Predicted 3D model of RNase P RNA and transfer RNA as a complex of 422 nucleotides. It holds a member of the Rfam family "Bacterial RNase P class A". By type it is a ribozyme.
RNA sequence: AGAGUAAACCAGAUGGUUGCGGGGACAUUUUUUGUCAACGAGGAAAGUCCGAGCUUCACAGGGCAGGGUGCCGGGUAACUCCCGGUGGAGGCGACUCUAAGGAUAGUGCAACAGAAAUAAACUGCCUGAUUUUCAGGCGAUGGUGGAAAGGUGAGGUAAGAGCUCACCGGCGCCCUGGCGACUUGGCGGCCAUGUAAACCCCACCCGAAGCAACACCGUAUUGGCUCGCUUAGGCUUAGUCGGCCCGACGUGCCUUGGCUUGGCGGUGGCUUGAACCGUAUAGUAAUAUGCGGUCUAGAUAGAUAAUCAUCAAAUACAAAACUCGGCUUAUAGGUUUGCUCUGAGU
RNA sequence: GGGGCGUUAGCGCAGUUGGGAGCGCACAACACUGGCAGUGUUGGGGUCAGGGGUUCGAAUCCCCUACGCUCCACCA
Repeated sequence: AGAGUAAACCAGAUGGUUGCGGGGACAUUUUUUGUCAACGAGGAAAGUCCGAGCUUCACAGGGCAGGGUGCCGGGUAACUCCCGGUGGAGGCGACUCUAAGGAUAGUGCAACAGAAAUAAACUGCCUGAUUUUCAGGCGAUGGUGGAAAGGUGAGGUAAGAGCUCACCGGCGCCCUGGCGACUUGGCGGCCAUGUAAACCCCACCCGAAGCAACACCGUAUUGGCUCGCUUAGGCUUAGUCGGCCCGACGUGCCUUGGCUUGGCGGUGGCUUGAACCGUAUAGUAAUAUGCGGUCUAGAUAGAUAAUCAUCAAAUACAAAACUCGGCUUAUAGGUUUGCUCUGAGU
Repeated sequence: GGGGCGUUAGCGCAGUUGGGAGCGCACAACACUGGCAGUGUUGGGGUCAGGGGUUCGAAUCCCCUACGCUCCACCA
């Protein structure tokens, strides 16, 4: 210098003028109006894919069904998230990717091709006989297929085959190291494919619904259909526990519904929070703890804008709607740092 | 804002243990007719919404994205 890799950050700035939103202070006035100074979208506010807070369902508990997760250890309020490691795959390398339990519990499936798809003799090789054929042995050769009885080589044999041996791959057992996934070494010929993002088995987790949840105040205003009908029905096999069962509660308890139609305001929930910034300590890290500082949108037809000047230029994806922690997806341009490879020079 | 569902030929729709992409209408050509309609025969037409993954193999199973449809609060 070129190529690459990993991580972090910014998302126009400053000033002038005119506007908008909800607080606050002051004045006027109590229907209000005006003035002042601060504050006022994002890294994803998005998708709604996960996890929680919060609220209601009359929150005892257990099991089944259903759903989810899936190498190991740690972090967290929790997670399908994050950090560190193990095995595997890719790259010369820095580094990246990995739904990665079990196919030796069982079941299913493997179209077409092929003799045969989980068991088998089409072409073949060998032996014997009654030799255009029959009986037996073989899985080495050929062909089909994504996949055909671990692979290569040698010995061996009638021909062959882990039948035997060496090396490699897998599996099991013992041992070394490790909390563990796993691993160093040794032993055993133990060797029938794939699929569990097919059913399933094993381990662990999960009650349901969602702020249009929900709590409360106020103002009007009309009906219709249906279920049921209080001199009624049901009843310990009832009713409630928002899938089912057990079980619990309970001994005078339950039944007040559904569809349509009409009307339609306000308050709370609503922003101080597992918050943010700085710093110290512990830890490889995620993260935790301590100390100091800050208050940073809360609308309800929905504000956060327009314009001018300067900075070379001002341009991407896109804008809150109960709130957080993550993931995923979209994204112009730019800044910084660590590391790798190649070439040249010292 | 929050739930649920869908996307297959021009239109309406099937498609299940994952292996052939189909049906009806429409369209084109031909035949019957003097001509049209109608009927019959034959034929064309597909990014299974897009992308990635699992698998020997995906419309189908899993994940992401795009577009469309639908439901909901309070009072009587």